[in-house]
A computed fold for a 167-nucleotide RNA from Veillonella criceti, annotated as Lysine riboswitch aptamer.
It matches the Rfam family "Lysine riboswitch aptamer". Gene Ontology term of the family: lysine biosynthetic process.
The prediction has a mean pLDDT of 77.

RNA sequence: ACUGGAGAUAGAGGCGCGAAGGUUAAGAGUAUUCAUAUGGAGUGGGGCACACGUUGAACUAUGAGGAAAGGAGACUUCGCCGAAGCCUGUUUGAGCCAACAAACAGCGCUGGUUAUGCAUCGAAUAGGUGUAUGACUGUCAUCAUUAGAUGGAGUGCUAGCUCAUUG
Repeated sequence: ACUGGAGAUAGAGGCGCGAAGGUUAAGAGUAUUCAUAUGGAGUGGGGCACACGUUGAACUAUGAGGAAAGGAGACUUCGCCGAAGCCUGUUUGAGCCAACAAACAGCGCUGGUUAUGCAUCGAAUAGGUGUAUGACUGUCAUCAUUAGAUGGAGUGCUAGCUCAUUG
């Protein structure tokens, strides 16, 4: 000094990602409680178990009261750029299974945003998740030189630093 190998550090993508707080709307005049009438054996629960019910269940009608959870918008604060989300497995949590939530593991998948279709969660036409097809965008490689084209993936890319190898 070059090459290429390793290590940690600092950065970039942009309607960038996630968490917390109070607040707002919706959930909803819903669930549910009481009274009256009707009614006459079911109701609650995802499924069982279990509980309530002929001392009168559900449905229906009238009246008086009347929530909440998860999720969402903007704002503020914090942590960040595999940020994070999903999948599989294990453990824990409420009688059990399922579902849901949390923690851990994984050389498992996805660069990011967004639109549409399908599926699923959800009260929902909000939103989330998965998948398929597009658009936009960042990054690297190859080709081209004029605009660009094709392809890959974040265990990536850029920057300098340290170590090692070669001369």